[in-house]
About this RNA: Predicted 3D model of an 81-nucleotide RNA (ZMP/ZTP riboswitch aptamer (pfl RNA motif)) from Paenibacillus contaminans. It matches the Rfam family "ZMP/ZTP riboswitch aptamer (pfl RNA motif)". A reference for the family is Jones and Ferre-D'Amare (2015), "Recognition of the bacterial alarmone ZMP through long-distance association of two RNA subdomains", Nat Struct Mol Biol. Its family is annotated with regulation of purine nucleotide biosynthetic process and one-carbon metabolic process in the Gene Ontology. The RNAcentral record of the sequence draws on Rfam. Its mean pLDDT, the model's own confidence on a scale to 100, is 76. The organism belongs to Paenibacillus, within Bacteria.
RNA sequence: UAAACUGCGCGUAACUGGCGGAACGUGGACGACCACGGGGGAGCGCGCUGGACAUAAUAGCCGUACGCCUGGGCGAAAGUA
Numbered sequence: 001u002a003a004a005c006u007g008c009g010c011g012u013a014a015c016u017g018g019c020g021g022a023a024c025g026u027g028g029a030c031g032a033c034c035a036c037g038g039g040g041g042a043g044c045g046c047g048c049u050g051g052a053c054a055u056a057a058u059a060g061c062c063g064u065a066c067g068c069c070u071g072g073g074c075g076a077a078a079g080u081a
Stems, first nucleotide, its partner, number of pairs: 005050001007048006015040002017069004024037005060074003
């Protein structure tokens, strides 16, 4: 006596695809998309709590058993304005 960060609560929330499969639904498309509804949901913001009379920590995370694929988002680090 700050921050990162931990836990909880509230709010917000990107992304939420195709095939197999009993293991989202309806409608429309056909490369992996669109709309609506349900559900999931990292992250972000705020509050409380610890961290703390200590001196660190550090990269990955998220989307419907599982598998095979496709395409994204968030975050971290670095750089520019």
The model forms 95% of the base pairs in the Rfam consensus.